Source information: Bacterial RNase P class A from Novosphingobium ovatum, 410 nucleotides, folded computationally. Taxonomically the source falls in Novosphingobium (Bacteria, Pseudomonadota, Sphingomonadales, Sphingomonadaceae). Of the family's consensus pairs, 95% are formed in the model. Model confidence (mean pLDDT): 78 of 100. Its Rfam family is "Bacterial RNase P class A". About the family: Ribonuclease P (RNase P) is a ubiquitous endoribonuclease, found in archaea, bacteria and eukarya as well as chloroplasts and mitochondria. Its Rfam clan is "RNaseP clan". It was read from a public genome assembly, where an Rfam model found it.
RNA sequence: UCAGGGGGCCGGGCAGCCGCGUCAUAGCUUGCUAUGCCGAGGAAAGUCCGGGCUCCACGAAACAAGGGUGGCGGGUAACGCCCGCCGGGGGCGACCCCAGGGACAGUGCCACAGAGAGCAGACCGCCGACGCCUGCGCGGCAACGCGACAGGCAGGUAAGGGUGAAAGGGUGCGGUAAAAGCGCACCGCGCGACGGGUAACCGAAGCGGCAUGGUAAACCCCACCCGGAGCAAGACCGAAUAGGGGCGGCGCGCUCGCAAGAGCUAGGUUGUUUCGACCGAGAUCGCCCGGGUUGGUUGCUGGAGCGCGCGUGGCAACACGCCGCCAAGAGGAAUGGCUGCCGCUGGCGCCCGCGUCGGUAACGAUACGAGGCGCCUUCACAGAACCCGGCUUACAGGCCCCCUGACACA
Numbered sequence: 001u002c003a004g005g006g007g008g009c010c011g012g013g014c015a016g017c018c019g020c021g022u023c024a025u026a027g028c029u030u031g032c033u034a035u036g037c038c039g040a041g042g043a044a045a046g047u048c049c050g051g052g053c054u055c056c057a058c059g060a061a062a063c064a065a066g067g068g069u070g071g072c073g074g075g076u077a078a079c080g081c082c083c084g085c086c087g088g089g090g091g092c093g094a095c096c097c098c099a100g101g102g103a104c105a106g107u108g109c110c111a112c113a114g115a116g117a118g119c120a121g122a123c124c125g126c127c128g129a130c131g132c133c134u135g136c137g138c139g140g141c142a143a144c145g146c147g148a149c150a151g152g153c154a155g156g157u158a159a160g161g162g163u164g165a166a167a168g169g170g171u172g173c174g175g176u177a178a179a180a181g182c183g184c185a186c187c188g189c190g191c192g193a194c195g196g197g198u199a200a201c202c203g204a205a206g207c208g209g210c211a212u213g214g215u216a217a218a219c220c221c222c223a224c225c226c227g228g229a230g231c232a233a234g235a236c237c238g239a240a241u242a243g244g245g246g247c248g249g250c251g252c253g254c255u256c257g258c259a260a261g262a263g264c265u266a267g268g269u270u271g272u273u274u275c276g277a278c279c280g281a282g283a284u285c286g287c288c289c290g291g292g293u294u295g296g297u298u299g300c301u302g303g304a305g306c307g308c309g310c311g312u313g314g315c316a317a318c319a320c321g322c323c324g325c326c327a328a329g330a331g332g333a334a335u336g337g338c339u340g341c342c343g344c345u346g347g348c349g350c351c352c353g354c355g356u357c358g359g360u361a362a363c364g365a366u367a368c369g370a371g372g373c374g375c376c377u378u379c380a381c382a383g384a385a386c387c388c389g390g391c392u393u394a395c396a397g398g399c400c401c402c403c404u405g406a407c408a409c410a
Base pairs, nucleotide, nucleotide: 001406002405003404004403005402006401007400008399009398010397012342013341014340015339016338017337018336020039021038023036024035025034026033027032028031041381045392046391048390049389050388051387052386053230054229055228056227058276059275060274061273062272063271066226067225068224069223070222071085072084073083074082075081086100087098088097089096090095101221102220106219107218108215109214110213123161124160125157126156127155131153132152133151134150135149136147137146138145139144169187170186171185172184173183174182188210189208190207191206194203195202196201234298235297236296237295244289245288246287247286248285249284250282253264254263255262256261267279268278269277305325306324307323309322310321311320312319313318343379346376347375348374349373350372351371354369355368356365357364358363
């Protein structure tokens, strides 16, 4: 100097005039005026997770159904989040990625091509010595015999070639009729004493059948976790109506009692079961038509809060302690408009001659870099609505820190 990797921050500023909202203070004509502090985000977005909070479910336990997560350890209120590590993959590297338990519980799938794709398989090839046939040559009167020859059959083989995403370990040596873990060496695979580590896991003496593909982001199995609904949750005040009408299912048992009523039981409250509690013969179930209220107050902002503060512990996430701070609460929804200057983005023009180039030098040149001036232009993604912890997505431009690689100089 260039290229890359990881992390953090800002994302307009100042002033004037006019205009908004909560709260506080003061005044007064009680809803106005004046003054003062404060007044959208890193994502407020998506509604994907986890909670606080509110209401409902009669409670406890076990199981079932449904859903979620998936290496190990730690953090956290919790999580599917964060931190560190392990294993696998990518990259020269800094670093990045992984829906990371199980294929020996079971089922399914692997198209086409190919001989053969889950218990296999022989297309082209190679062998065919021992077995058979034919031809040829030689010997022989013939029967028949021999042959390093040629062809075929039975048989053997999976090393070479082909098909395919993938073909039953790889390379080499030996061995064989030709071959093959058939044997051996190394790698690979399986089991692994022992050692290290909290663990996942790593190393590893030694032994070994020398081989039982892939796929679970397919169904499934395993381990762990999970009530439901949500601020349009809910609470209060006020007001009004029709304590409305119709249909159907199931039940209406026993005892006392004139009746009212009391007691018992079937049964009900729950997806199933057990235990408890409560209800109990209307414990009820379902459907259709219709009426009233759409007002006000509250929930609503002091928190698992914040600090570009300090200390301690920890690799870190984070925890603890001290000190300091209070930062929007609207209610159809406030924080805006105008002007000027500055800054940022991009372009054009001019200047300079620092860097750079030429030259011994004086000096010259200005394409490129830096600097200055003028004009024009641009200023990203985007608006709280009960509140937090995360993740994901969007973002013009700029700044800072650390790390890696290449080249050059010293």